[in-house]
Order: sequence, then C1' cells, then structure tokens
RNA sequence: GGAGUCGGCCAGACAGUCGCCGCGUCGUUCGCGACGGGGAGGAAAGUCCGGGCUCCAUAGGGCAAGGUGCCAGGUAACGCCUGGGCGGUGCGAACCGACGGAAAGUGCAACAGAAAGCAAACCGCCGAACGGCGUCGCAAGGCGUGCGUGGUAAGGGUGAAACGGUGCGGUAAGAGCGCACCGCGCGCGGGGCCAACGCCGCGUGGCACGGCAAACCCCACCUGGAGCAAGACCGAAUAGGGGGACUAUGACGCGGCCCGCGUCGUUCCCGGGUAGGUUGCUUGAGCCUUGCGGCGACGCAAGGCCUAGAGGAAUGGCUGUCUUUGACAGAACCCGGCUUAUCGGCCGGCUCCGCAC
Repeated sequence: GGAGUCGGCCAGACAGUCGCCGCGUCGUUCGCGACGGGGAGGAAAGUCCGGGCUCCAUAGGGCAAGGUGCCAGGUAACGCCUGGGCGGUGCGAACCGACGGAAAGUGCAACAGAAAGCAAACCGCCGAACGGCGUCGCAAGGCGUGCGUGGUAAGGGUGAAACGGUGCGGUAAGAGCGCACCGCGCGCGGGGCCAACGCCGCGUGGCACGGCAAACCCCACCUGGAGCAAGACCGAAUAGGGGGACUAUGACGCGGCCCGCGUCGUUCCCGGGUAGGUUGCUUGAGCCUUGCGGCGACGCAAGGCCUAGAGGAAUGGCUGUCUUUGACAGAACCCGGCUUAUCGGCCGGCUCCGCAC
C1' cells in the first nucleotide's frame, strides 16, 4: 500500500422565527393568557419468542396436545446471550450447524442397479468334485470344455448411500482368512475446575452397530386461558327493575257471579347497566460515571440523573450559516431478545498478500 474479517459508535449541527402535545409557577373576566422547561428510534417495524402487570380459572397426580434438545454458565425468563466441546467451510482472522437416542419397536429410500438391510452377484475372476457335451479307449477310465450346478467379492459398472482402509502373507481365485499400521466398538486410567468431549495413555474385540428421528416413536425438561378495547373508580337523561306509603275503596282483565290474584295513578327509597368522565400511564428487571469480582455473558458497591405519555392521536414548517444533509423509518401498557429494512460516515482489534528498511 492492497484485500479481508470481527466489534463499537453517529444518524445533521448551530441561530432566528411561526405553530403543535404534556408538565411546573404566576395571573385570570374561568374562555384562557404569560413565563420557564420537556417532547421518537436504532430499529419506535414484523408481532416471532420470553417476562412484568391485570382479570378469569385452578386440591394433588396422571394422560393428551404443543414446544425445546451437545455441555456448563448468565438472566426475572427465553427458542436469547457468553464460554467450551464436536462436525463442516476458509491459506487465515473468522464464520456456519434442530448437534439427545437408530444394539426398544414401526416405517421410508424416486431413478439407476444383481442387490438398499438381509443379505445378494450383472460384467468378471477361479476351479474339473457332480451332471452335460466333445474326444481317446473293447472296457475300466483318461484328456478337454466353464454349458448347468459350484467357489469368490480382488477389479469394473449403478447409485446420495453397497457391509472398514493401506500393505504383506495366504489362496485354485479370493476374502480380517492371518499379521502390521490406521480407523471403529467396548473397558480402565488421566485431562477437561464439573460436564460435553479419541484431547492423551493402556488393555481388549477381527469388526458385531450402514443412512433417515425438520418420519412415527423413545428419553429429559418446559407450558392454564385471555389480553391495556386487560382491569379499577365515578356516573347521568330516557326507559325499565325491586321495596314502602297514600288514594278513587275506583276502572280493566281472569268469557256470567263471589272470593282471590294481576294491571293502571301519586309519592318516597334502593340497586344494576348505558352515554360520558377519571384512572391504569410511565420511577423502571431504568439511565450515566467510577471502582471491585469474573476469560466472558453478567454481578456487586458508591455517587449522580429523571429522560414523550396522546386519545383522531403532538413531536412540524420557514429563513440563514456550515461547499452537498441524505437512507430505513413515526412511540400508544411496559421491559428483555430475535428477525427484517437502512444513504453516508467515524473508531478500534485481528488476518492474508505485496514492497521498503
């Protein structure tokens, strides 16, 4: 100098002016006015996970259903984060991984291929034991031939995947058939502060246990439902409900009469709901600085700070300067994550390549 990788940060600034929504103080003719101060984001988004809060439900246990899934830790909790292990990609920094169990059972594997889970043999390779055929021989039988039966799994071929790999021995040809090394399984010991874990060592077994569980399933753990239009308080007008008193001792209905019952009037009291209003509402697993503990996520302590809260929904417009202000995008109960969108810029760690000293 170039290429790359990981992490953190910013997201126009300043001044003037006109507005909008809360808050405080003062004034007020109760309509409001003056002054002061505050007013979107890194994702406020998707609503995909986890929690707080609220109401409803709920003895305990089990089943079902759904979810999570290497190990340890962090956290209020998580499907998140941190560290570690293993596997994969990359020269590397680094990145990616639904990464428990296939010796409990069931199931699946298109096409190709002989064969897809229990062995099997298409092209081959091997052989004369049996049969066939040919030939020799009077015969017994000999010789030849790989056609049938047979041995084999080296080599070829199919496939995403074919029953460990390399070499030596061995053999008719071959084969863990035997041996050495590698791989794999099992056991023991060590390491990993525990653990995951062939990371290391020793012993042992010729190899038994192919793949798929984002197929059923098994194992372990987790999960009650609905959501701020949750919920709480105040509460009219009109209509209706319950109770008492009064009144014509009336009218009407129960098909005519009596009793009885109901309805109709006036007035008082009671309680429920609706409209509307208030609240929930922003002080909170909060933010900043410093110190300490921890590899880290994070935790602890001290000091400091208050930082939107509407209810048709405010946070905007204009002018000037900075040579150019620009992307994605707009809070609605709150918080922790994940994911997705995003112009441009700044800072730092590390890696690889080239050059110079």
Source information:
RNAcentral holds the sequence, with entries from ENA. Bacterial RNase P class A from Dokdonella sp., 357 nucleotides, folded computationally. A source record names the gene rnpB. Of the family's consensus pairs, 91% are formed in the model. Model confidence (mean pLDDT): 77 of 100. The source organism's lineage runs through Bacteria, Pseudomonadota, Lysobacterales, Rhodanobacteraceae and Dokdonella.